The prediction has a mean pLDDT of 89. The RNA shown here (c-di-GMP-I-GGC riboswitch aptamer) has 83 nucleotides and comes from an Anaerolineales bacterium. The sequence was found by an Rfam model in a public genome assembly. Its Rfam family is "c-di-GMP-I-GGC riboswitch aptamer". Gene Ontology term of the family: cyclic-di-GMP binding.
[in-house]
RNA sequence: ACUCGAAAUGGCAAACCCAUUGUGAGAUGGGGACGCAAAGUUAUGGGUCUGUGCGCAAACCACAGAUAGCCAAACUGCCGAAG
Repeated sequence: ACUCGAAAUGGCAAACCCAUUGUGAGAUGGGGACGCAAAGUUAUGGGUCUGUGCGCAAACCACAGAUAGCCAAACUGCCGAAG
């Protein structure tokens, strides 16, 4: 030092519930912990989801959104056993 993840210090917070908000997918705050070595940040590429248009059509296509705890990528970060 990591293409590594033992230990230690801590950290985050799924589902669900309440409140607010959005046409919606969802988001925010509080409670709560399924889990996470980046479950820190970024919507860049895919995937999935939502709305609108087109259309016979929950098809196809286009546009606009959402999802970072779907995958990949980028930037940053605590600790230091074995390797």